[in-house]
Predicted 3D model of a 90-nucleotide RNA (Glycine riboswitch aptamer) from an Actinomycetota bacterium. It matches the Rfam family "Glycine riboswitch aptamer". About the family: This family represents the bacterial glycine riboswitch. Its family is annotated with glycine biosynthetic process in the Gene Ontology. Its mean pLDDT, the model's own confidence on a scale to 100, is 81.
RNA sequence: CAGAUGCCGGCGGGAGAGCCCCGAGAAAGGGGCGCCGAAGGGGCAACACCUUCCCGGAAACUCUCAGGCGAUCGGACCGUGCGGCUGAGG
Numbered sequence: 001c002a003g004a005u006g007c008c009g010g011c012g013g014g015a016g017a018g019c020c021c022c023g024a025g026a027a028a029g030g031g032g033c034g035c036c037g038a039a040g041g042g043g044c045a046a047c048a049c050c051u052u053c054c055c056g057g058a059a060a061c062u063c064u065c066a067g068g069c070g071a072u073c074g075g076a077c078c079g080u081g082c083g084g085c086u087g088a089g090g
Base pairs, nucleotide, nucleotide: 001089006085007084008083009082010080011079012078013077018033020032021031022030034069035068036067040065041063042062043061047056
């Protein structure tokens, strides 16, 4: 340094599944049944170690605990000539 990479934030995009039933004016909360998977969380293969067992071991796979099933909020992930930190490298 007009600086790789990584992290946090901002901005943009962002799916799925009943605004079903009860009571209540509606929503929220409560109860009931049905569903979704892309916050978070759990599980495992190859592999590795090993005499064996155990331990380690990924996900957008899987389970649906949590969360969600009108709008709003949230939302993995993607983008970003935006901001901050880091600082490979020059």